[in-house]
RNA sequence: UCCCCCUUAGCUCAGUCGGUAGAGCGAGAGACUGUUAAUCUCCAGGUCCAUGGUUCGAGUCCAUGAGGGGGAGCCA
Repeated sequence: UCCCCCUUAGCUCAGUCGGUAGAGCGAGAGACUGUUAAUCUCCAGGUCCAUGGUUCGAGUCCAUGAGGGGGAGCCA
C1' cells in the first nucleotide's frame, strides 16, 4: 500500500424489507431475613464511532475519515 470484518447502555451482544432502540449481566431502590448471600419486584442509564449526503423518515442506504481485528503484498 490493497482487500475483508467489527464499532449500539458500565460490560457482552440483538436489532428482519428504512418507520424513530432492546435483552442478559452489572449499578441504584425496595420486599424477603437475626445478618449477608440467593430469590422476587421496581427503576435509571444511549446524540447507535465522527462528519457529510439520500429520504417525509437513517442504527439500517451512500461517501469520506477514525479506532480495533484478520488476510495479502513489499522487504527478497
Notes:
The RNA shown here (transfer RNA) has 76 nucleotides and comes from a bacterium. Its Rfam family is "tRNA". About the family: Transfer RNA (tRNA) molecules are approximately 80 nucleotides in length. The RNAcentral record of the sequence draws on ENA.